[in-house]
RNA sequence: ACCACGAAGAGUUUGAUCCUAGCUCAGGAUGAACGCUAGCGGCGGACUUAACACAUGCAAGUCGAGGGGCAACAUAAAUAAAUUUAUUUAUUUGAUGGCGACCGGCGAACGGGUGAGUAACACGUACGUAAUCUACCUUUUGCAAGAAAAUAGCCUAAGGAAACUUAGAUUAAUGUUCUAUAAUAUAAUAAUGUUGCAUAACAUAAUUAUUAAAGCUUAGUAAUUUUGCAGCAAAAGAUGAGCGUGCGUCUGAUUAGUUAGUUGGUAAGGUAAUGGCUUACCAAGACAAUGAUCAGUAGGGGGCCUGAGAGGGUGAUCCCCCACACUGGUACUGAGACACGGACCAGACUCCUACGGGAGGCAGCAGUGAGGAAUAUUGGUCAAUGGAGGAAACUCUGAACCAGUCACGCCGCGUGCAGGAUGAAGGCCAUAUAGGUUGUAAACUGCUUUUACACAGGAAUAAAACUUUCUAUGUAUAGAAAUUUGAAUGUACUGUGAGAAUAAGUAUCGGCUAACUCUGUGCCAGCAGCCGCGGUAAUACGGAGGAUACAAGCGUUAUCCGGAUUUAUUGGGUUUAAAGGGUGCGUAGGCGGUUUAUUAAGUCAGUAGUGAAAUCUUACAGCUUAACUGUUAAAAUUGCUAUUGAUACUAUUAAACUAGAGUUAUAAUGGAGUAACUGGAAUGUGUGGUGUAGCGGUGAAAUGCUUAGAUAUCACACAGAACACCAAUCGCGAAGGCAGGUUACUAAUUAUAUACUGACGCUGAGGUACGAAAGCGUGGGGAGCAAACAGGAUUAGAUAUCCUGGUAGUCCACGCCGUAAACGAUGAUCACUAGCUAUUGGAUAAUAUAUUUUUCAGUUGCUAAGCGAAAGUGAUAAGUGAUCCACCUGGGGAGUACGAUCGCAAGAUUGAAACUCAAAGGAAUUGACGGGGGCCCGCACAAGCGGUGGAGCAUGUGGUUUAAUUCGAUGAUACGCGAGGAACCUUACCAAGAUUUAAAUGUACUACGAAUAAAUUGGAAACAAUUUAGUUCUUCGGACGGAGUACAAGGUGCUGCAUGGUUGUCGUCAGCUCGUGCCGUGAGGUGUUAGGUUAAGUCCUUAAACGAGCGCAACCCUUGUUGUUAAUUGCCAUCGAGUUAUGUCGGGGACUUUAACAAGACUGCCGACGAAAGUCGUGAGGAAGGUGAGGAUGACGUCAAAUCAUCACGGCCCUUAUAUCUUGGGCUACACACGUGCUACAAUGGUCGGUACAAAGGGCAACCACUAGGUAACUAGGAGUAAAUCUCGAAAACCGAUCUAAGUUCGGAUUGGAGUCUGCAACUCGACUCUAUGAAGCUGGAAUCGCUAGUAAUCGCGCAUCAGCAAUGGCGCGGUGAAUACGUUCCCGGGCCUUGUACACACCGCCCGUCAAGCCAUGGAAGUUGAUAAUACUUAAAAUCGGUAACCGUAAAAGGAACUGCUUAGAGUAAGAUCAAUGACUGGGGCUAAGUCGUAACAAGGUAGCCGUACCGGAAGGUGCGGCUGGAAUAUCUCAUUC
Repeated sequence: ACCACGAAGAGUUUGAUCCUAGCUCAGGAUGAACGCUAGCGGCGGACUUAACACAUGCAAGUCGAGGGGCAACAUAAAUAAAUUUAUUUAUUUGAUGGCGACCGGCGAACGGGUGAGUAACACGUACGUAAUCUACCUUUUGCAAGAAAAUAGCCUAAGGAAACUUAGAUUAAUGUUCUAUAAUAUAAUAAUGUUGCAUAACAUAAUUAUUAAAGCUUAGUAAUUUUGCAGCAAAAGAUGAGCGUGCGUCUGAUUAGUUAGUUGGUAAGGUAAUGGCUUACCAAGACAAUGAUCAGUAGGGGGCCUGAGAGGGUGAUCCCCCACACUGGUACUGAGACACGGACCAGACUCCUACGGGAGGCAGCAGUGAGGAAUAUUGGUCAAUGGAGGAAACUCUGAACCAGUCACGCCGCGUGCAGGAUGAAGGCCAUAUAGGUUGUAAACUGCUUUUACACAGGAAUAAAACUUUCUAUGUAUAGAAAUUUGAAUGUACUGUGAGAAUAAGUAUCGGCUAACUCUGUGCCAGCAGCCGCGGUAAUACGGAGGAUACAAGCGUUAUCCGGAUUUAUUGGGUUUAAAGGGUGCGUAGGCGGUUUAUUAAGUCAGUAGUGAAAUCUUACAGCUUAACUGUUAAAAUUGCUAUUGAUACUAUUAAACUAGAGUUAUAAUGGAGUAACUGGAAUGUGUGGUGUAGCGGUGAAAUGCUUAGAUAUCACACAGAACACCAAUCGCGAAGGCAGGUUACUAAUUAUAUACUGACGCUGAGGUACGAAAGCGUGGGGAGCAAACAGGAUUAGAUAUCCUGGUAGUCCACGCCGUAAACGAUGAUCACUAGCUAUUGGAUAAUAUAUUUUUCAGUUGCUAAGCGAAAGUGAUAAGUGAUCCACCUGGGGAGUACGAUCGCAAGAUUGAAACUCAAAGGAAUUGACGGGGGCCCGCACAAGCGGUGGAGCAUGUGGUUUAAUUCGAUGAUACGCGAGGAACCUUACCAAGAUUUAAAUGUACUACGAAUAAAUUGGAAACAAUUUAGUUCUUCGGACGGAGUACAAGGUGCUGCAUGGUUGUCGUCAGCUCGUGCCGUGAGGUGUUAGGUUAAGUCCUUAAACGAGCGCAACCCUUGUUGUUAAUUGCCAUCGAGUUAUGUCGGGGACUUUAACAAGACUGCCGACGAAAGUCGUGAGGAAGGUGAGGAUGACGUCAAAUCAUCACGGCCCUUAUAUCUUGGGCUACACACGUGCUACAAUGGUCGGUACAAAGGGCAACCACUAGGUAACUAGGAGUAAAUCUCGAAAACCGAUCUAAGUUCGGAUUGGAGUCUGCAACUCGACUCUAUGAAGCUGGAAUCGCUAGUAAUCGCGCAUCAGCAAUGGCGCGGUGAAUACGUUCCCGGGCCUUGUACACACCGCCCGUCAAGCCAUGGAAGUUGAUAAUACUUAAAAUCGGUAACCGUAAAAGGAACUGCUUAGAGUAAGAUCAAUGACUGGGGCUAAGUCGUAACAAGGUAGCCGUACCGGAAGGUGCGGCUGGAAUAUCUCAUUC
C1' cells in the first nucleotide's frame, strides 16, 4: 500500500459572551410490570417477593438365572362334594408359569430442585500429590480347596387404639465364621545400580511372617466336561474423588492491633492420605498500613447487557464447580454420604389419638394458601435420547420427549392490488356566493386468494433390540432378509372450493424531536423528561379536524450500560472556577549520574502444554425465508505453565570515574537566633517653683479636669513600653518572622581555589520539630494603648460609628494552645527554551580612578515565542520535559452531626447522611447606577428684577355630600388640563313619563303627489286624539315630499396592558448608527478614543482605520438696511383748484407705505496667539459681526407615559335595553385641603379735568359713523361698508388741580333697592348699568417660581368659541421700558471620558439575620423494646472415642447390654458490646408570590471589606489584637516607554 473494523451530539446559569460545572434528553437492553389494543405461525422463556406453610397424586427401584419359600393370580395333578354329566365348588400337592412380604446382591452418593449460608483454597487458572483412594467398565496373569454356626421369613404365644413391639420353636444362601493354598500384595531384615529438591522413588534379586473366594445357568450327562454370567488375588488403564500450593477474587480505617492449639519442634494417636487434624512435653512465636482483626454485602465461573475500545453493570434460561434439603447437632452403612424422597437426638410447627403414645418434612413434577406490581396444567408417553437393576425378555424413570396457558421476548406473514375526479356527500378550516383539506381516499370497474374457513390426501422422526429365517466361522460373534413397536398426530405438508371475503391500533405534534389549525377554559382545571406552559386571542391544558412515528403492537414505569474525557491506564485537573499540606527535618516507599564486565529477574522472540462444551465472529449447510439449529470447518479465547534463545534498556553483582552531593582552605555578607549589659527622645506620675481662668474635645456639642489653683511652663525624681532620622519595589531567615547600641555563644549563605570523599542524591505516606495574633495556667510587671463596662453625643431607635473615662489584655519568665486572606491565594527538586532594564552581595579584567567589561548567587519592572477561559504569565513560568508528595470532582445541608484522638478550657484534627435546588461559580463585554473621580454645558447656582406662599374673589383639582353631583387627566410630564365658552340644547349623569320602528341617515330602484298650515282636547312635554284649509314647481332632464323594496341598526358600554393615528417628556440635549477593513475564541471593540476647538460627533491635528446615513448647521417664514419695478382703496414734497377746517379734488411717484424681485455678513479684511481649526481686539468698514433677533423644524430611543370620550379599529358585552325620545334636575353642592390666576394693601399712588401717539385683527342675522333720548347700561332713527375705501378703538404717558399717611378720596368683597340687554325661558344658574353698603387686607412663615434685552416689569388693544355670558382664561398685537452675571465651590438636570459593582424589571436594584405561621427530613435525650455475635460460669441429649466390667453369650472369644469419663447441639445465669426501632422534651437545618423588626453586604454601600481569635449585643452584627487586598480616591516614591 491493500483488506477489515471503527469513536456524532443537543437543551439548560447571562442583557449578551467565553469557560468551569452539574442536571436532563435522543441509543441499546430486560426472567419484567401497568394502560390501551390485538389476525396467524415458528423458535425460545415463565415466583426476581416468603430457604413462607403445605391438602392430594406421582417423582427409585430392580434381580426367582443368589436363597428359604408361597399370601394373591394362572396352569397341571390328586382327593372330596354337588348335580345340570362334563362341568362347577372345596381341599391338597411349590409340581409348573410366576410372585406379595422376607433374607441376599446391586442401585438408592446419579438424575431433578434451590441459592439460605459462605469473602473461603468456595470459585477460576496453573501446578503438585516422591502424601492418596477409586464400586461398576477395559486389558493382562493366576486362583476358585475344605468345613461350621446362626438369623429373617414361616409357625406358635403375648402386649398395644395405632405405629409397632416382645418371647419361644425351627430354616436357607452369592448372608456370616473357621481352616487350607498364594504373589509383582502387606510388614520386617539386609544388598546392588540408576535417578531425584529432602523424606525418597525406580529397577534387579533374596529370607521370614500375614491376608482370598460363591455360586447360578446352557448344552450334555459318564466326567477334574462345556457355554455365558457372577466370585477371589495381583498388576495396569480409564473414570471419579480426596489433599496441598502460586496467582486472581466486593465495600468500610468514623474497624488498628489480632492470636494460647495460637506459630513452630519432638513423640504418640488418628486418617485412604499430608498436616495442631488430636493429645502430651518444649520453645515463644505467627499475622498486620502491600490493610491483619472486626463489621456489612454476596454462591463462584463459562457467559449475558452495554461500550470504538479500555472499561462499567450483571450472574434468569443452557454448561461446569460449590453449598443446602423444616432449624441445629451426630454418627452408621457403603467404593463413594456425615446422605432432599435413610437413621438417632434436641428445637419450632402441623396432624392422628382410646390421652397411654405416635406420625410428618414439595428449595423433585403438577397443584393449594400466603406474600406481591408480577410468573403457567393436580395433562400425555416411555415412541425416541439417557439412567438403575437384570443373562435377557422386561420393569421403573414428573430425567426426558411432547402437548396445554401467557404478545413475556425474538423472527416471519397478512389485513389486499390496479384503475377511478364532478376532485361527490359529510367533517374541518376559511380572506365566507369564491376556495383549501380529508383525498384516489370512498363510491364504482377489473384482478388476486397468502392467511382464516370447508373438504380431501398425508409424511419424516424407526436406528436398533426382541422373534423368525439365512450366510460365514468356532454353538460365542458378525452380516443379510422378513415381521413388530409413534405419546406428539391425522400434526407438519400438499391439493381443491368459494369469496375482498376473516383481520389496525397506539403514542405524539412549543424547543430538544418527525408532525398545526379551530374551539372550550382563563395562574382555574390541568400538563411537564429538562427548559417550561396556563392570569380572555394557549401550535404546551381538555375536545375536534388534520399531520407524524412505529405497527400486532404502541406507550408508561422500574433497572443497567452508553452519551459522561462527569474518577480521566487509554483520557482530567489544582493563581482567580472545586482543589498545594502553615513551614522544615526525616522513616518506610517511589525515583535516581558516567564507564566496563557479570547474571538473565523484568523485557522481547520461538516452541510445547493447557485455556471443557455451549456462546461470540467468519464461511458453509438444514428447516419455503428468518429467528432457530448443525456429531460441518475455521478463527478467537488477548491468560497461565514449562522450555529454548536474545541482552539494547531497567534490575543484580563486581570493579572503576567525577560533571550531582558533600568536606577543606581563603575572602566576604546580613534588621538570622539565644542571653546579658546599656542609651537618648517621647509619654505618664510624684515633689517643688512661676502663673491665672479656663482646659480638653467635636461636624457641632456634652460628659470629663479645674480657684482644694488645672491647662501652660521650669527644675528634679521615678516607672514601664517602644526604638524617629538612617530606610530603599533594600537585606536576612524554612516558614511564622526579624530594626537603638555593645559583648558572648550558635547557625546560615555567597564567591574563589579545585586539595579530599566518590552517587554518599531527590522526594517523602505515617512520625517529629517549629509555628503571627487572640486565648488559657502559675508568678511578676503595668507608662501608654485598650475588648468588656460606664457616661456624653448622634439618631425614629443607636446594644454602633464620634467623644470622655476604663478592666482584662498588650510587657517579662515558665508551661499550654496549633490556628489566620499562615497569600505569590502559585508544593519540593533537576534540566532546557529570545531579549531589555534597575538593584543587593562577591569575584574578575581593563583603565582617564569618574567608571566600564565578563561572570556567580539573589531581588524588581517590561516584553518575544509558548501557554491560558480570559485576566494574565513569561528563565524567580502559569512555557517544554522528568521524579516524588498533597489535594479536587455541582450548589446548599456542613467543615455541621455522630464516633475517635489531642487539649485545663476555648476548641483543634479527622469528617458523613437524610433532605433540597437547577443551578452555584470564574474571566471578560455592553449598559445602568454610585452619598467614585476628571472635563464641560444649561436662568442650574450665584448677581439682580418681579412674583407665589398671608387677604378677598375667579377658576381647576382632591375630599365630603348627593337621586345625580357624567367621564377622563394624577411627581417632574395632572390640577384657567380635554372644554376655543354646561341656563334649555350641549350631556355622556339622576328622577319621572314614553317608544321597540329595522327608525334616522345614505345609495339604488319602483310607483304616487303631496307637503304643509291652522285650531281644539288631554298632558309637564314628548306624544296621543279630533277638526278645518290645501292638492306643488319645472328649463320637461328633473327637483321636492312622504310611501314601498334591497343593503348597512345602535351603544360617550369594557379593555390605551390587543391596536392605528395623534400627543407629552427627557430635549433643540448632541447624540444614534451603518458598509468595508482591522483587533478579539467570543459577546464586542475600533471608527465615535486622544490633544485642541465649538452652541454643536462644529471643525482641525494625530491615529487601523477609510467612508457613509439619521440628527447639528444651512435651505423655509417673520423682522432689521438698501436698491429696482409697480402705484389703489394707501401717500402728498412740488404745481393748481376748493373748504371755517380736512389729499377734499386735478395731478404726482419724490417721501412714507404696500408687495414682488434683488443686494447684503463670509471671521471676507487688519493685528495678536496658534501647526491648523479657531479664539481674542469695545480694530476698520457696515443698517446689521461672529448662529444678527425670533419662529417653524424634535435623531435612535425611554416612560406597557396619555387618549377606545375627537376619529378609526381587534376582541368581549347589552338588544322591550347598557338603544331611543321628552320634561325637570344635576355637572354651579361646601366643614375643609392644594394648584393656577385677578384685584389690592397705596403718594413711582388715587380722583377730576385737559392734550397725544399704535400695531394686529374682525365685520352683512355683522361692524355701525352721525343725530336724538337716557346719569348709565342702552334705546329710537339712520349714512357707509362683503372692506389699505366704511366701521370697531387705545391705555399707561404728558400738562394742571386735589387728596397728605389714615383701614384713608387706598381697597373693592359682600349685601339691599332700581334697571338694561340677550334669549321659548335668566329661580336653581347670565352679563351689564345706576344708587346705597364698604369685609378682609398696611407687602405676607417655612418654602418656592419666572426672567439675560426691546427681555423682565408695566400699559392697554384685538381675535376664536359665542344668542348671551360666568374671559381675571387661552391665542395674538403693539406702547413705555430696566437691573445684573465676580464666577462654577455648592443644589438640580444633562453630555463625554474613566473607575467599582454581587445591579440587567438595571439603586424605586440587589440582599442579610432574628422573630411569627405551615410542611419535611434529621441530631441529642430520662428511658423502653427487639435483634446479632462472641465471652465467663452452670447444666447437658443423641453420638464417636476411651475406661470399668458383678450380666448375656462361647470350648475360648468376638459381640451385646450396663455403669462411667472427655468433647458437644441446645438451655439457663451474669456483665457488658454492637445494630435497629421508638421516646415526653429539646437543638439547629431545608422548603413555602405578597407577615414583623431593622438594613449587615454589593458603589468609598454611606464606619472599605474580609480571615483567625476573644468579648459583647433582639437580629443582621459591633469592638479589640494581628494579618490580607480579593479596597475606591488622592498624594509621594520608583521603574518602564516616549519626547
Molecule: small-subunit ribosomal RNA
Organism: Candidatus Bostrichicola ureolyticus